This is a predicted structure of a 74-nucleotide RNA (transfer RNA) from Microgenomates group bacterium Gr01-1014_7. Model confidence (mean pLDDT): 81 of 100. Taxonomically the source falls in Bacteria candidate phyla (Bacteria). Rfam family: tRNA. Rfam 15.1 lists 5,335,975 matches to the family in 14,413 species. Its family is annotated with triplet codon-amino acid adaptor activity in the Gene Ontology. Rfam's curators write: Transfer RNA (tRNA) molecules are approximately 80 nucleotides in length. The sequence was found in a public genome assembly.

[in-house]
RNA sequence: GGCCCUGUAGCUCAACGGAUUAGAGCGGCCGCGUCCUAAGCGGUAGGUUGUGAGUUCGAUUCUCGCCAGGGCCG
Numbered sequence: 001g002g003c004c005c006u007g008u009a010g011c012u013c014a015a016c017g018g019a020u021u022a023g024a025g026c027g028g029c030c031g032c033g034u035c036c037u038a039a040g041c042g043g044u045a046g047g048u049u050g051u052g053a054g055u056u057c058g059a060u061u062c063u064c065g066c067c068a069g070g071g072c073c074g
Base pairs, nucleotide, nucleotide: 001073002072003071004070005069006068007067010026011025012024013023028044029043030042031041032040050066051065052064053063054062
């Protein structure tokens, strides 16, 4: 340098043939629980979907550039 894959909540991942309010587990916070703690149970907050642009009435989803990580080739 060329090609491919990945990038979504603090962490690990869903949702993807474009349209519902972007969800789950763990973690956080509050409460129950306990002598206290833990387990367990209930509730609750948290997201410019890496970034910029394009297509579209509508983009996490399609297209292009860029950035970051990984892999293969030279």